[in-house]
RNA sequence: GGAUGAUUAGCUCAGUGGUAGAGCGUGCCCCUGUUAAGGGCAGGGUCGAAAGUUCGAAUCUUUCAUCAUCCGCCA
Numbered sequence: 001g002g003a004u005g006a007u008u009a010g011c012u013c014a015g016u017g018g019u020a021g022a023g024c025g026u027g028c029c030c031c032u033g034u035u036a037a038g039g040g041c042a043g044g045g046u047c048g049a050a051a052g053u054u055c056g057a058a059u060c061u062u063u064c065a066u067c068a069u070c071c072g073c074c075a
Stems, first nucleotide, its partner, number of pairs: 001071007010024004018055001026042005048064005
């Protein structure tokens, strides 16, 4: 330098045009002699950035950034 894939909540991920979600974790409550386990509620998001298409974009297109794998070049 090239190809492919990935980027969504604190972490791991789902959602592939029409209300942004789950598990774990966090806070509070219930339960319990206490802890663990269990149950309930709450908080937590510029969906990597910008632009475009569309009535409507996390989702489609383009550019850029970062990460991973493979290939190539130099040494």
Transfer RNA from Niastella sp. OAS944, 75 nucleotides, folded computationally.
The sequence was found in a public genome assembly.
The coordinates come from a structure-prediction model, not an experiment, and the mean pLDDT is 81.
It matches the Rfam family "tRNA". By type it is a transfer RNA.